The RNA shown here (SAM riboswitch aptamer (S box leader)) has 114 nucleotides and comes from a marine eukaryotic metagenome.
The coordinates come from a structure-prediction model, not an experiment, and the mean pLDDT is 80.
RNAcentral holds the sequence, with entries from MGnify.

RNA sequence: CUCAUCCAGAAGAGGGGAGGGAAUUUGGCCCUACGAUCCUCUGGCAACCACCGCGUGCUUCGGCAUUCGGGAAGGUGCUAACUCCAGCCUCGGCAACCGCCGGGGGCAGAUGAG
Numbered sequence: 001c002u003c004a005u006c007c008a009g010a011a012g013a014g015g016g017g018a019g020g021g022a023a024u025u026u027g028g029c030c031c032u033a034c035g036a037u038c039c040u041c042u043g044g045c046a047a048c049c050a051c052c053g054c055g056u057g058c059u060u061c062g063g064c065a066u067u068c069g070g071g072a073a074g075g076u077g078c079u080a081a082c083u084c085c086a087g088c089c090u091c092g093g094c095a096a097c098c099g100c101c102g103g104g105g106g107c108a109g110a111u112g113a114g
Base pairs, nucleotide, nucleotide: 001114002113003112004111005110006109011042012041013040014039015038019031020030021029026086027085028084043079044078045077048075049074051070052069053068055066056065057064058063083108088105089104090103091102092101093100094099
């Protein structure tokens, strides 16, 4: 840089001792001395890659690609809340002062594969 996914799912022990919820600025809402965030160990979740099977297509007949299905011994990942929500654009409904609810897109980001 490209592609795919992001409203599902999954906690105990030990350490540590103050803020944390990715980063920059803001608002909201949460978690947290009944010890959070974080680190280690153990467990678990999921099924991206890898693996297995059927089918299909291509083939230089060696294989390659791919829909679907499978299990979870391998490589990652994850294990509060939708990526906690919003912000920018747009559509619909309610209301008619502020606003509230819902949908789509965008920005930023996370994870995997290349």